[in-house]
Model confidence (mean pLDDT): 78 of 100. Predicted 3D model of a 145-nucleotide RNA (c-di-AMP riboswitch aptamer (ydaO/yuaA leader)) from a Bacillota bacterium. It was read from a public genome assembly, where an Rfam model found it. Taxonomically the source falls in Bacillota (Bacteria, Bacillati). Of the family's consensus pairs, 92% are formed in the model.
């Protein structure tokens, strides 16, 4: 000097997942419970609207995260494993496009119920990090007339 791991502090980034304010813990604050208000985020819910046959296969949502092909069990379900995709991320002065590279492409819930929805109503505030290079626009600043 790297390079891994730990903990702390401060910025900062994916995300709806932030802020305030009171009480529990008998010195503050933080953390963690409750319990309130702001704010973003999701759901359920009418008229119209959309949908419309009979039988079989249950149907729906959150989230970028869904589909396809191979192969394993034990079938075309389903679960595991591989590879590609549709899709999301890649900041440090903002945004939007365009080329390459990189990483991810998971989970989980309702319970046989659900189209869209005004009034209505109900839920949620988690986690994970410290992020790559060119090029072209835009707004934006600051000098000068």
């Nucleotide at each position: 000097a790297c390079g891994c791991a730990c903990g702390a502090u401060g910025u900062g980034c994916c995300g709806a997942a932030u802020c305030c304010c009171c009480g529990a813990g008998g010195a503050c604050c933080g953390u963690u419970c409750g319990g309130g208000g702001a704010a973003c985020g999701g759901g359920g819910g009418a008229c119209c609207c959309a949908a419309g046959u009979u039988c079989g296969u249950g149907g729906g949502g959150c989230g970028c995260a869904g589909c396809c092909u191979g192969u394993g069990u034990g079938u075309g379900c389903g679960c595991g494993c591989a590879g590609g995709u549709a899709g999301g991320g890649c900041a440090a002065g903002u945004c939007u496009c365009u080329c390459g590279g990189c990483c991810c492409g998971a989970g989980c819930c309702c319970g046989u119920c659900a189209g869209c929805u005004a009034a209505c109503c109900c839920c949620g505030u988690a986690g994970g990090c410290a992020u790559c290079g060119a090029g072209a626009g835009a707004a934006g600043g600051c000098c000068a007339g």